[in-house]
RNA sequence: CGCCGAUAAGGGCAAACCCUGAGAAAUCGGGGGACGCAAAGCCAAGGAUCUAAGUCCCGCAUUAGGCUGGAAGGGAUAUCAGCGCCGAAACGCGGGAUAUGAUGGCCGGGUUGCCGAA
Numbered sequence: 001c002g003c004c005g006a007u008a009a010g011g012g013c014a015a016a017c018c019c020u021g022a023g024a025a026a027u028c029g030g031g032g033g034a035c036g037c038a039a040a041g042c043c044a045a046g047g048a049u050c051u052a053a054g055u056c057c058c059g060c061a062u063u064a065g066g067c068u069g070g071a072a073g074g075g076a077u078a079u080c081a082g083c084g085c086c087g088a089a090a091c092g093c094g095g096g097a098u099a100u101g102a103u104g105g106c107c108g109g110g111u112u113g114c115c116g117a118a
Base pairs, nucleotide, nucleotide: 004116005115012037013036017032018031019030020029021028022027035105041111042110043109046107047106048103049102050101054098055097056096057095058094059093060092065086066085067084069083073080074079
């Protein structure tokens, strides 16, 4: 110096959970708390996973509007789309896709670093 990592020394970090704040959420910050961790320091441009605000697609409902009419409903028996059918945009609800969001305590990779038994 490189690998490596102890029942060593001195220290460090802090899962779940609780309180509190941020966020649409995933998740994160702060306080408490310790399951663990030799990089559980830093980096999210590779993989994986999580979320889906926004965007796109589909469905449903409502409305503007359009079409048709004497079967049903209403009616003064003239007919009326306040009765049928279709139905845009917008908005609402539901479903799906999507990261530009997130996880480094999921893995790879990069980078910096404390100690020194075998």